[in-house]
RNA sequence: GAUAAUUAACUCAGUUGGUAGAGUGUCGUCUUGACGUGGCGAAAGUCAGGGGUUCGAGUCCCUUAUUAUCCA
Numbered sequence: 001g002a003u004a005a006u007u008a009a010c011u012c013a014g015u016u017g018g019u020a021g022a023g024u025g026u027c028g029u030c031u032u033g034a035c036g037u038g039g040c041g042a043a044a045g046u047c048a049g050g051g052g053u054u055c056g057a058g059u060c061c062c063u064u065a066u067u068a069u070c071c072a
Base pairs, nucleotide, nucleotide: 001070002069003068004067005066006065009024010023011022012021018055026042027041028040029039030038048064049063050062051061052060
């Protein structure tokens, strides 16, 4: 210098810009003599930071930061 990634505690979705989701985990509850498994329910989010465009941005544009890979 080039490319890609950044969304829940973790791993990741999110379609042409139109109400932010899943699995795992956590908590409560039911089931059991108890644990585990299983059922039901709940909590948890400044979508990495900032700015711009738009009626409206996780999504488009600019910039900063971090990480990974590649080239020299």

About this RNA
A computed fold for a 72-nucleotide RNA from a Clostridiales bacterium, annotated as transfer RNA. The prediction has a mean pLDDT of 81. It matches the Rfam family "tRNA". Rfam describes the family as follows. Transfer RNA (tRNA) molecules are approximately 80 nucleotides in length. The family's RNA type in Rfam is transfer RNA. Rfam links the family to the GO term triplet codon-amino acid adaptor activity.